[in-house]
Molecule: TPP riboswitch aptamer (THI element)
Organism: Pseudomonadota bacterium
RNA sequence: GUCAAUUGCUGGGGGUCUUUGUGCAGGGUCAGGAAACUACUGCGCAAGGUGAGAGAUACCCUUUGAACCUGAUGCGGGUCAUGCCGCCGUAGGGAAGCGCGCUGGUGCUUCU
Numbered sequence: 001g002u003c004a005a006u007u008g009c010u011g012g013g014g015g016u017c018u019u020u021g022u023g024c025a026g027g028g029u030c031a032g033g034a035a036a037c038u039a040c041u042g043c044g045c046a047a048g049g050u051g052a053g054a055g056a057u058a059c060c061c062u063u064u065g066a067a068c069c070u071g072a073u074g075c076g077g078g079u080c081a082u083g084c085c086g087c088c089g090u091a092g093g094g095a096a097g098c099g100c101g102c103u104g105g106u107g108c109u110u111c112u
Stems, first nucleotide, its partner, number of pairs: 001106004007099004011062004016056001017049010031038002068093003074087004
């Protein structure tokens, strides 16, 4: 000097599902009922499930890129249920720059 590892800063990227109970609203120009109400849908709250994260000044990832998205209303297994698990997957996409005391590899130069 360089590479690696470690690590920092700044910037950037990403996901937020499912079940039950309950409240409110929709449902009411009706899915059912004469009605009350129910199915169903949305939101809030409480609890259960998985997970790093299920709205957090958090968490994860950032090209050495399975963070995350697409394929996918896919296939197999399992669950009360769900990307819950596996396959798909050496698939197609996907967000970067600058530093780092100590450590390791290696190149060059100088001195003895």